[in-house]
Molecule: transfer RNA
Organism: groundwater metagenome
RNA sequence: GGGCUUGUGAUCUAGUGGUUAUGAUGUCUGCCUUACACGCAGAAUAUCCCCAGUCCGAAUCUGGGCAAGCCCA
Repeated sequence: GGGCUUGUGAUCUAGUGGUUAUGAUGUCUGCCUUACACGCAGAAUAUCCCCAGUCCGAAUCUGGGCAAGCCCA
């Protein structure tokens, strides 16, 4: 330098154009316990990497950029 893949709460993850973006782990509160853990109930945490475009409507499609990984030179 060229090609491919990926980017979503603190972490991992579902989503293939249409309701308030899914679940788990973690965090916080309450119950339980002498206490902790486990368990039960509840809560908070995302402008979906950035910019632009297409569309009635974009996390999703298109273009550019950034970052990470792999391959080639």